[in-house]
Model confidence (mean pLDDT): 82 of 100. A computed fold for a 1605-nucleotide part of an RNA from Aestuariivivens marinum, annotated as large-subunit ribosomal RNA, half A. Its Rfam family is "Bacterial large subunit ribosomal RNA". Rfam links the family to the GO terms ribosome and structural constituent of ribosome.
Context: one part of a larger RNA
RNA sequence: GGCGUAUGGGGGAUGCCUAGGCUCUCAGAGGCGAAGAAGGACGUGAUAAGCUGCGAAAAGCCGCGGGGAUCGGCACACACGAAUUGAUCCGCGGAUGUCCGAAUGGGGCAACCCAGUGCAGUGAAGCUGCAUUAUUCCGUAAGGGAGGCGAACCCGGGGAACUGAAACAUCUAAGUACCCGGAGGAAGAGAAAACAAAAGUGAUUCCGUUAGUAGUGGCGAGCGAACGCGGAUUAGCCCAAACCGGUGUUGUUAAGGCAAUACCGGGGUUGUAGGACUGCGAUAUUCGAGUUGGGAUGAACCGGAACUGUUUGGAAAGACAGACCACAGGGGGUGAUAGUCCCGUAUGGGCAAAGACCAAUAAGAUAGCAGUAUCCUGAGUAGCGCGGGGCACGUGGAACCCUGUGUGAAUCUGCCGGGACCAUCCGGUAAGGCUAAAUACUCCUGAGAGACCGAUAGUGAACCAGUACCGUGAGGGAAAGGUGAAAAGAACCCUGAAUAAGGGAGUGAAAGAGAACCUGAAACCAUACGCCUACAAGCGGUCGGAGCCCAUUAGGGUGACGGCGUGCCUUUUGCAUAAUGAGCCUACGAGUUACCGUUGCCAGCGAGGUUAAGGCAUUCAGUGCCGGAUCCGUAGCGAAAGCGAGUCUGAACAGGGCGCUAUAGUUGGUAGUGGUAGACGCGAAACCGUGUGAUCUACCCAUGGGCAGGCUGAAGCUCUGGUAACACAGAGUGGAGGGCCGAACCGGUUGACGUUGAAAAGUCUUCGGAUGACCUGUGGGUAGGGGUGAAAGGCCAAUCAAACUCGGAAAUAGCUCGUACUCCCCGAAAUGCAUUUAGGUGCAGCGUACUGUUAGUUUUAUAGAGGUAGAGCUACUGAUUGGAUGCGGGGGCUUCACCGCCUACCAAUUCCUGACAAACUCCGAAUGCUAUAAAAUGUUUCAGUGCAGUGAGGGCAUGGGUGCUAAGGUCCAUGUCCGAGAGGGAAAGAACCCAGACCAUCAGCUAAGGUCCCCAAAUGUAUGUUAAGUUGAAAAAACGCGGUUGGACUGCCCAGACAGCUAGGAUGUUGGCUUGGAAGCAGCCAUUCAUUUAAAGAGUGCGUAACAGCUCACUAGUCGAGCGGUCCGGCAUGGAUAAUAAUCGGGCAUAAACAUACUACCGAAGCUAUGGCAUCGAUAAGAUGGGUAGGGGAGCAUUCCAGUUGUGUCGAAGGUUGACUGUGAGGUCUUCUGGAACGGCUGGAAAAGAAAAUGUAGGCAUAAGUAACGAUAAUGCGGGCGAGAAACCCGCACUCCGAAAGACCAAGGUUUCCUCAGCUAUGCUAAUCAGCUGAGGGUUAGUCGGGGCCUAACGCGAACCCGAAAGGGGCAGUGGAUGGACAACGGGUUAAUAUUCCCGUACCCGCUCCCGCUAAAAGUGACGGAGGCGUAUAUUUGGUGCGUGCUGACGGAAUAGCACGUUGAAGCCAGUGGCAACACGGCGAUAGUACACUAAGGCUCCGGCCGCGGUGAUAAUCCAGAGAAGCGACUUCCAAGAAAAGCGAGGGAAGCGGCCCGUACCCUAAACCGACACAGGUGGUUGGGAUGAGAAUUCUAAGGAGCUC
Repeated sequence: GGCGUAUGGGGGAUGCCUAGGCUCUCAGAGGCGAAGAAGGACGUGAUAAGCUGCGAAAAGCCGCGGGGAUCGGCACACACGAAUUGAUCCGCGGAUGUCCGAAUGGGGCAACCCAGUGCAGUGAAGCUGCAUUAUUCCGUAAGGGAGGCGAACCCGGGGAACUGAAACAUCUAAGUACCCGGAGGAAGAGAAAACAAAAGUGAUUCCGUUAGUAGUGGCGAGCGAACGCGGAUUAGCCCAAACCGGUGUUGUUAAGGCAAUACCGGGGUUGUAGGACUGCGAUAUUCGAGUUGGGAUGAACCGGAACUGUUUGGAAAGACAGACCACAGGGGGUGAUAGUCCCGUAUGGGCAAAGACCAAUAAGAUAGCAGUAUCCUGAGUAGCGCGGGGCACGUGGAACCCUGUGUGAAUCUGCCGGGACCAUCCGGUAAGGCUAAAUACUCCUGAGAGACCGAUAGUGAACCAGUACCGUGAGGGAAAGGUGAAAAGAACCCUGAAUAAGGGAGUGAAAGAGAACCUGAAACCAUACGCCUACAAGCGGUCGGAGCCCAUUAGGGUGACGGCGUGCCUUUUGCAUAAUGAGCCUACGAGUUACCGUUGCCAGCGAGGUUAAGGCAUUCAGUGCCGGAUCCGUAGCGAAAGCGAGUCUGAACAGGGCGCUAUAGUUGGUAGUGGUAGACGCGAAACCGUGUGAUCUACCCAUGGGCAGGCUGAAGCUCUGGUAACACAGAGUGGAGGGCCGAACCGGUUGACGUUGAAAAGUCUUCGGAUGACCUGUGGGUAGGGGUGAAAGGCCAAUCAAACUCGGAAAUAGCUCGUACUCCCCGAAAUGCAUUUAGGUGCAGCGUACUGUUAGUUUUAUAGAGGUAGAGCUACUGAUUGGAUGCGGGGGCUUCACCGCCUACCAAUUCCUGACAAACUCCGAAUGCUAUAAAAUGUUUCAGUGCAGUGAGGGCAUGGGUGCUAAGGUCCAUGUCCGAGAGGGAAAGAACCCAGACCAUCAGCUAAGGUCCCCAAAUGUAUGUUAAGUUGAAAAAACGCGGUUGGACUGCCCAGACAGCUAGGAUGUUGGCUUGGAAGCAGCCAUUCAUUUAAAGAGUGCGUAACAGCUCACUAGUCGAGCGGUCCGGCAUGGAUAAUAAUCGGGCAUAAACAUACUACCGAAGCUAUGGCAUCGAUAAGAUGGGUAGGGGAGCAUUCCAGUUGUGUCGAAGGUUGACUGUGAGGUCUUCUGGAACGGCUGGAAAAGAAAAUGUAGGCAUAAGUAACGAUAAUGCGGGCGAGAAACCCGCACUCCGAAAGACCAAGGUUUCCUCAGCUAUGCUAAUCAGCUGAGGGUUAGUCGGGGCCUAACGCGAACCCGAAAGGGGCAGUGGAUGGACAACGGGUUAAUAUUCCCGUACCCGCUCCCGCUAAAAGUGACGGAGGCGUAUAUUUGGUGCGUGCUGACGGAAUAGCACGUUGAAGCCAGUGGCAACACGGCGAUAGUACACUAAGGCUCCGGCCGCGGUGAUAAUCCAGAGAAGCGACUUCCAAGAAAAGCGAGGGAAGCGGCCCGUACCCUAAACCGACACAGGUGGUUGGGAUGAGAAUUCUAAGGAGCUC
């Protein structure tokens, strides 16, 4: 270290539970608000942080009713109280009700600030209390209404896009989302200028149906009525006008009136027209606000039946036994499961407010008949043109309705409609209004229900959740339940520093229920024991198995050694792949539901079937009965009229089409599948709408601030020179500049570092600008197709080629990924056609299930059609080798031309010869195809219906195309295998060889391939070959080779071959020519000839300048048997070169290589044998059972429900072991744990099965005891406290900053400040320490800052203007500092505040009293940059004097040295200087203190503190220098430099008065902005000394620090 067992830790699954949710039903209610809402802020308790309640009358007050003993909420403790004189509590009514909020006196940054008027305390100012004071509409007024909030429903004004149409524009989505206005408990609609159709209906609304019909529609996608019928509920009315009258005004008048007009009253209200008017006639009928009486109902609350015993147990309600009640056996509780224990329940009672309903009374409203001369009956209307919109209806033939614009009637003998229009006919009476019910919805209240959830579920929220937390904001948005029956919540003891933790003891049924608490799984981490393990190579298993251990019956653990063996998923032609996904575990996590089709099955009825809405009855819920509207079927044909077992076409009685002849449907249930819906789950980038953002950043506006120091030296001016005068020159003065150098400041050039950083952009170094187009603070403006932009598509909150948030929304995704239990049967495709199609889809093909059907397939034979392979080409077309011939042409010659001649030129036809073709064929197979016959086969065929998948293929062989007769290439065809196929062989390998796996067997036979060892089987037999380790790298060529072996043919040879050895190899002649020479041998020529010979070339080589010389051919001798040549084979051999070390699979082999033949054996999941299971089949015989996509069948498990039957405190579920069992999903029993529920059977219903989705949440690993511990300014020692000290405290030393790393403000933060006590967390380590935890304390103002004063940008905004609405502008006004105006200084004091308290000394305003003067206005306030000059202090240096202290190496001295100190405000004043600013002087101040030394005594938490008293003040108000800011006047320049308030008329005395808010602490930072105690960022003031021009640089003072390992 591995496996196993046991025991723990860790963690919080599982089971059980429910306090909370979810979905509904019935009833109620359907609003609240200026009488101040909703919602908040702040308060309120003896103690009180949160929640709840309440409001200064504050967990409450008053009255009435109930109730009857405890009570002071959640909240369990102590204290203190209340209550039978009736508390707490419950019901009803009332009182109080701070501040904000419509918010309403004005303002405002919500919960704050500031007013006016009246009254009051009270009394002048001031302060306080109570009341009142907004706007708008109506109204003469008095007075009244409105405003805002609220879930859905409703009406109206505006109104998208994604998406669908497989693109997209009309269209769709959709009048949806969303915005805006408005109303009510409902809203809207509504009493026909309506429908209909020859018959009728009679306001509206809603439901069922008509009907997915008629229509509409790029006639695409889609959209989609009405009439009618059945129901629910029912309800009808009022004005305007005519006419009559009244009042006011106006006009007119013959002054009586008349007319007009406005308002009011009467009258009147419709289609068979009605009314006015005229005449007649009456007091009918019906309705009815309000008032009175009765009155069901109605709160808290009250009564409310009936049980005991035994037994187990901690506990009885369980079990057993025997009873009882029931108008009550709903439910909950009680120590386990209770009708009879408790609360309750059925039922009865109670009665305040209120009150449906009933009755009485009653203002008021409401009708008839006849006549028809005249009058009235809704005008910029109806209609029409144009442009739109709505109607199911998209402009269409388009009626009807609405109206932006233009035009514009009629008047009852009128007018409108009936889907263009016209006529007839029919229906109605517009241009005014009201109207209940039936219908929609649920923020809310009560009662109840659930085959809904049960803590990762159910609301986001079971718990103090819209909380914590994130964001500037709109907005986003968690996690988190359980001790026990009862706290009986562990007295006491021990270990320990300990109040940590643990061990005892005790409680309890249980503590292994101990508060981190029920059960307590897994990952993960340990400990003990058994076996194994340090030469071993391993997807870790499986088969065999020695040994050891435990048990001793069975068996269990381990596993040396040996055989075999490349995970899972997905996606693919194909994955161990080095292609995807997963660290591990647990929980969660994906084909559902509704409606409409379609097919199968089941059921009812059947030529019929069936109800829908609704109604009635009834129930706890169910349900039952009505209801026949409608729908489907029963008849078809036709475009239709129509006809009808026929009909249409047609002249037809023809023919043909579709039908009949042959009838089954329909309504439900269920399963498969389609459609519409998000439709299996997760996933975009985007589009659109309403809002939120300029605290970042861009630009702009207003108002403020900042820029050490040095250099240069423009214009102008002055002087001198110069000129006629200018010009010009020089010197000086002067101080310009998007001037120069360079800090702060702003920026970001270079390099390095950093890159899981110190930092989501920095550090170090270096660099640019640094008086300007500069930088910066505060307040404001511009907003998303918009802004802003010295322009980079830059910036608009770490986001920008269109921000962010929420919504449409589950957008869409022909794409990717994932998609969960078992067994059984069958089982594909990767092809064709089409496609804005090519990785998608449709149809066909191939699969499956069911039903019907009987053809199909193979072989053989016969008969056919055909033009491939092959072959052929004087058989065509085309191409073509060599030769012959040579038409014709080219070139040359030839007298000008013609004729002609020549030609190693090109070349037709023809002939001979050779050879070619996918698009040639005089020919022409095999195979395939068709037909027939026979045989074999027997779920094979075909058709219909339901349901698919596939439509990426791949290798090999063969036939081809393409390519290079390249490819593991590509495209076809035929076959096969892989795909979807395991087994054996080929070392290893998808498809090559063999062979198709139902299961079991330690049986047999074989295939391919093998038989020396690895490794099962022959060191087999026979005959050869190879010598190269060839064989035997995956494979090897041309060419070479006297390697070897075999064969065929052929030559020579005992008349002596071949080889060797001995000898000869001559002569004409040095052949001729050529040549300087050429003699066999440079070259040329040829009858290379002839002679002598056994033989010898006018010469095969070497050689010479040329000869010579050496050889060869040839010949003889010797030797004595075979010697050569050519061709064809086998096996070898060279050719043969690649990168880490080699290899035939290895060892190795001379056979264990190669060839031929033969025999035996091995060898697979093949075949056989034995046993078994399943499917098909008829129950047989028998056959079959590899399998991806996919189809079909049968089952298991989980949760809940119904019925039935059981188990359980003598121990359910869950957890954890073991055993048994089933083919499997699983089941049963059992051990321990656990402590209250849970099963079986038969059916039913589903949130119904997990390994994968870079899945979601939680837990736990790994890396790893690894990286890191955040500026390299630095620590060391001694002492102290303490359990413990590198870090805390004190001291000493050292170091760092010192234009800061010191001090003080503003912003921002919001208690971090101070003290005490702590150390679990926070602090990157420790901690006794702390910006941490807990408690207590702390911020004091007329003068400081802000308000009660002013105004800028800008905001708001009566009036007014504009706009569908919301809203946008905006005068007056009002708000608004970053500006204007405005009165206090010094010292002391606290642990913590001070210009605030105290002391002292001042100043400002108001009131009271007195005096004086009274319009107002001008003016002032009041402003730029730059520059020099003047003045001046803060501050500072030096010197001298003085004060105090200290000091001298050994000794002494103090006239010596050293250190420190040597101060002093505001304000007031008759003085002095100055243009002025201001300064000086005097008083303030014999002030008071600091400081130094000394010090009695006291306190102490040991750090310090207080301090009587004394000394020094006869310690300088000295001298010299430097010197900002400030202030003042001045110069110069061009860009020409706020507004308003205030001031502008007072003097004197004393007294009184003087409000609200801020004030702690940090503030270049550990407290702000950056997620952090973060190397970053952050505006202003001050900022000493030496050096120096300087705020540079270095060192240093005061002061601060050593950067938390």

The sequence was found in a public genome assembly.